[in-house]
RNA sequence: CAAAUAUUUGGCAAUGAGGUCUGCCUUAAACCGUUCUAUCUAGAGCUAAUGACAUCUACUUUAAU
Numbered sequence: 001c002a003a004a005u006a007u008u009u010g011g012c013a014a015u016g017a018g019g020u021c022u023g024c025c026u027u028a029a030a031c032c033g034u035u036c037u038a039u040c041u042a043g044a045g046c047u048a049a050u051g052a053c054a055u056c057u058a059c060u061u062u063a064a065u
Base pairs, nucleotide, nucleotide: 010025011024012023013022016056017055019053020052021051033046034045035044036043037042
């Protein structure tokens, strides 16, 4: 590089939905935010609907009608 057979048409990226892109994991993994105190079993907070982009929805604030 080509051919054949078998199996499969995945999952994930701290709060929703689908789309695009990127990354990671794949028979157990990727993944499961952060700060402070503590009796380390618990308590008190903080940012964010994205990994990124735009849209919709929810929530918050302001202004106008």

Predicted 3D model of a 65-nucleotide RNA (Fluoride riboswitch aptamer (crcB RNA motif)) from Bizionia argentinensis JUB59. The source organism's lineage runs through Bacteria, Pseudomonadati, Bacteroidota, Flavobacteriaceae and Bizionia argentinensis. The same sequence occurs in records of 2 taxa.